[in-house]
Context: one part of a larger RNA
Molecule: small-subunit ribosomal RNA, central domain
Organism: uncultured bacterium
RNA sequence: CUGGGCGUAAAGGGCGAGUAGGUGGUUUGCUAAGUCAAGAGUGAAAACUCCAGGCUCAACUCGGAGACUGCUCUACGAAACUGGUAGACUUGAGUGCAAGAGAGGGAAGUGGAAUUCCUAGUGUAGCGGUGAAAUGCGUAGAUAUUAGGAGGAACACCAGUGGCGAAGGCAGCCUCUGGCCUGUAACUGAUGCUGAGGCGCGAAAGCGUGGGGAGCAAACAGGAUUAGAUACCCUGGUAGUCCACGCUGUAAACGAUGGAUACUAGGUGUAGAAGGUAUCGACCCCCUCGGUGCCACAGCAAACACAUUAAGCUUCCCGCCUGGGGAGUACGGUCGCAAGGCUAAAACUC
Numbered sequence: 001c002u003g004g005g006c007g008u009a010a011a012g013g014g015c016g017a018g019u020a021g022g023u024g025g026u027u028u029g030c031u032a033a034g035u036c037a038a039g040a041g042u043g044a045a046a047a048c049u050c051c052a053g054g055c056u057c058a059a060c061u062c063g064g065a066g067a068c069u070g071c072u073c074u075a076c077g078a079a080a081c082u083g084g085u086a087g088a089c090u091u092g093a094g095u096g097c098a099a100g101a102g103a104g105g106g107a108a109g110u111g112g113a114a115u116u117c118c119u120a121g122u123g124u125a126g127c128g129g130u131g132a133a134a135u136g137c138g139u140a141g142a143u144a145u146u147a148g149g150a151g152g153a154a155c156a157c158c159a160g161u162g163g164c165g166a167a168g169g170c171a172g173c174c175u176c177u178g179g180c181c182u183g184u185a186a187c188u189g190a191u192g193c194u195g196a197g198g199c200g201c202g203a204a205a206g207c208g209u210g211g212g213g214a215g216c217a218a219a220c221a222g223g224a225u226u227a228g229a230u231a232c233c234c235u236g237g238u239a240g241u242c243c244a245c246g247c248u249g250u251a252a253a254c255g256a257u258g259g260a261u262a263c264u265a266g267g268u269g270u271a272g273a274a275g276g277u278a279u280c281g282a283c284c285c286c287c288u289c290g291g292u293g294c295c296a297c298a299g300c301a302a303a304c305a306c307a308u309u310a311a312g313c314u315u316c317c318c319g320c321c322u323g324g325g326g327a328g329u330a331c332g333g334u335c336g337c338a339a340g341g342c343u344a345a346a347a348c349u350c
Base pairs, nucleotide, nucleotide: 004321005320006319007304008303012318014201015200016199021194022193023192025089026088027087028086029085030084031083033082034081035078036077038074039073040072041071042070048066049065050064051063053061054060092191093188094187095186096184097183098182100180104177105176106175109173110172111155116150117149118148119147120146121145122144126137127136163170164169206247207246208245209244210243211242215241216240220236221235222234223233258317259316260315263312266295267294268293269292270291272289273288275286276285299306323350324349325348332343333342334341335340
């Protein structure tokens, strides 16, 4: 390198749009680069294979032939396939028109419940907490309760192995806005698929600057428990959690399953759309499309399992794997304010 692989054994990039590249629907003409055929030149000798010869045989050696699977050339050919070129098509792709569902995204306001705090009233000795307690709070009037106010964060019910998003993720209401699905078949006419590098997005924690700070809560303090208790339990409590701008770029970033495409028994749910049956509507039933679950046949698989949402069966493109440890480490490079990230070995050892 090939062969072989990547749900769980090593192995799918966290995700996207997209550059180069690779690859690509139906049909007609031309072309002849690839392809095929023919001829010519070359492919040193030796070696190799075959047929003969020479050393008594053999190794060895001499002669002849083959072969050298390759390259180059040709006023000579073939035209199915790939490519090129000129044209046509509509089913792939996209646009239009009509309708629909949705926590998709951004910004600014706004709503009610609750916790905490403050003020005032009522009221009196406890409250709180636990397995049991104590620390703690309370006669300077707490807890409880009523009224008013402040402030921050999160949005009960609806709510659903429901929905949307490429992934991360997304939940009160209003507003601006992206995508998706269904129907129709008016328009374009292959404009497609994938995608090295580069670019963008990317939970939580963390970092910088400035705000904010109710609740919760690393660190920390105290009380318990215990042989000890740097814990589990309790009382407190600072970063942080929240906002704006910037950075970080990682996760069991998981469906541990890359994307696209065609095909291959069914059954049963769920949410969306269109059509039909029915007298309008609602319910029910049938059917179509695209999503999302469960079960199950063929097939596949080491088994578990997967099974039209494939891990079945095809083609195209990308990423990745090659015994365990050393090690996702050292060194170098590069990015970062740092923390650290990315790239990525070897000795040695089993």